[in-house]
RNA sequence: GACCCCAUCGUCUAGUGGCCCAGGACGACGCCCUUUCACGGCGUAAACACGGGUUCGACUCCCGUUGGGGUCA
Repeated sequence: GACCCCAUCGUCUAGUGGCCCAGGACGACGCCCUUUCACGGCGUAAACACGGGUUCGACUCCCGUUGGGGUCA
């Protein structure tokens, strides 16, 4: 330098155009339970890398940027 893949709560991840005010696990916080802690139960907060385009409608499709990984040179 060319090409390919990936980017979603603090972490890991589901999602393949509308059913989604984005779900789950762990973690955090609160309440219950317990003499207390732990375990357990219930609840709460927390995310679509950035910019543009297509579309009635985009986390999802297209282009670019950024970051990460890989192959080739």
Molecule: transfer RNA
Organism: Candidatus Zixiibacteriota bacterium